[in-house]
């Protein structure tokens, strides 16, 4: 002085006038008025996944189906986060992973190659005994009968690699390392794991984000949930099926439970309080732990609308505003994004 990797933090801001919700307190002529406090996000966005709460409801057990999938933890739970072990990218700080099983079975790999797993030899190399032209003999072509898979070649991949001995010619067919595998071994580790030893056949490619297999975990539906209060209608009709039936929040099946269940036509009402916000809450502190995180003190209250609240109008600063608005909540993941701030860390160059 360049260029990088991670982690936090902020979301235009000040003043003046008018306006809109919501609480608190006064005050009323009950119409409403004044004071004072508060008033959209890091993503509120997708609705992808967990829960909380509320009803089915008193709610088992298979089976199907649905997630997940290495180890140990956190957490209310999780497909989420957090450390570690493989595996791969990066020079490197760092970063990703749908990471259990291919010796249970099934399919699948186009084209090219001989041949894509029962894996059948396309050029070739050599044995053997012929045939032809030569010829001292070899040597070249050819066909028939064996070996063979180390060279070529086709592929994304071809049945371990690399060297040496051996062979007609090769070949784990022997050895040496290197790779695979076994195990009841030995250290280190809670654990996936890692390392050493010994020993072994030189073994059986690849895909499971393909069917499957194994392991774990799983009611359902959802504030448009539910409760209350007022009002109005038509206490309507018709049809199936009725204890061998029917109904009972995701399918089937058993099991419990309860008795009248569904289905069409027709009519009225849909208006009001709750649910609604003090929490698995939010800031500091200390202790414990690598770490998410627990405790344990201590302080604070921080939007609850309903056709839908926080605009609008000047004026001044500045880094010149990007993506973009709650509707029960909360805990997470993705997506979208302009500008600034701060802290570790790594790589380059330079000068001292």
């Nucleotide at each position: 002085g360049g260029a990088g990797a991670c982690g936090g933090c902020c979301a235009g801001g000040c003043g003046a006038u008018c306006g809109c919700c919501g609480g608190a307190c006064c005050a009323u002529u009950c119409g409403u008025g004044g004071u004072u406090c508060g008033g959209a996000g890091g993503a509120a966005a997708g609705u992808c996944c967990g829960g909380g709460c509320u009803c089915c409801a008193c709610a088992g057990g298979a089976c199907a189906g649905a997630g997940c999938g290495c180890c140990a933890g956190g957490u209310a739970a999780c497909a989420c986060c957090u450390g570690g072990g493989g595996a791969g990218u990066g020079c490197g700080a760092a970063c990703u992973c749908a990471c259990g099983g291919a010796a249970a079975g099934u399919g699948c790999a186009a084209c090219a190659g001989a041949a894509a797993a029962u894996a059948c030899a396309c050029c070739g190399c050599u044995g053997c005994a012929c045939c032809u032209c030569g010829u001292u003999a070899u040597u070249a072509g050819g066909a028939g009968c064996g070996g063979u898979a180390a060279g070529g070649g086709u592929g994304a991949a071809a049945u371990g690699g690399u060297g040496c001995g051996g062979u007609a010619a090769g070949a784990g067919c022997g050895c040496a390392c290197c790779g695979c595998g076994a195990g009841a071994u030995c250290u280190g580790g809670c654990a996936a794991c890692a390392g050493a030893a010994u020993c072994g056949g030189c073994u059986a490619g690849g895909u499971a984000a393909a069917c499957c297999c194994c392991g774990c975990u799983c009611g359902g539906a959802g504030c448009a949930a539910g409760a209350c209060c007022a009002a109005a209608u038509a206490g309507g009709a018709a049809u199936u099926g009725a204890a061998a039936c029917a109904c009972g929040u995701g399918g089937u099946c058993c099991g419990c439970g309860u008795g009248c269940a569904a289905u069409u036509c027709g009519g009225g009402u849909a208006g009001g309080u709750u649910g609604c916000u003090a929490g698995a809450g939010g800031c500091g502190c200390a202790u414990g732990g690598u770490g998410a995180c627990a405790u344990g003190c201590g302080u604070c209250c921080u939007a609850g609308a309903u056709g839908a609240a926080u605009g609008a109008u000047c004026g001044c600063c500045c880094u010149c505003g990007a993506c973009a608005g709650a509707a029960c909540c909360c805990g997470g993941c993705u997506u979208a994004u302009c500008g600034g701030c701060c802290g570790u860390c790594u790589c380059c160059c330079u000068c001292g």